[in-house]
The prediction has a mean pLDDT of 81.
Transfer RNA from a Bacteroidota bacterium, 74 nucleotides, folded computationally.
NCBI's taxonomy places the organism under Bacteria, Pseudomonadati, Bacteroidota.
The RNAcentral record of the sequence draws on ENA.
Rfam family: tRNA. It is annotated as a transfer RNA.
């Protein structure tokens, strides 16, 4: 220098060839249970879906440019 993959909650990830509310598990908080802790079940909070511009009635999803990470080639 060229090519490919990837970025969604604190962490690991799902998200249907674009459609009404963005979700799961783990972790966290709260009270319950217990003499107490753990475990358990319940509830709650936590998101600018990496950034920018565009297409569209409508974008996490499609397109342009950029940034970070990974792999391959030179």
């Nucleotide at each position: 220098g060229g090519g490919c993959c990837u970025a969604u909650a604190g962490c690991u990830c799902a998200g249907u060839u674009g459609g009404u509310u963005a979700g799961a598990g783990c972790a966290a908080a709260u009270g319950a249970c217990u003499c107490a802790u753990a475990a358990u079940a319940a509830u709650u909070a936590a998101g600018u879906c990496c950034c920018u511009g565009g297409c569209u009635c409508g974008a996490a999803c499609c397109c342009u440019g950029g940034u970070g990470g990974g792999c391959c080639c030179a």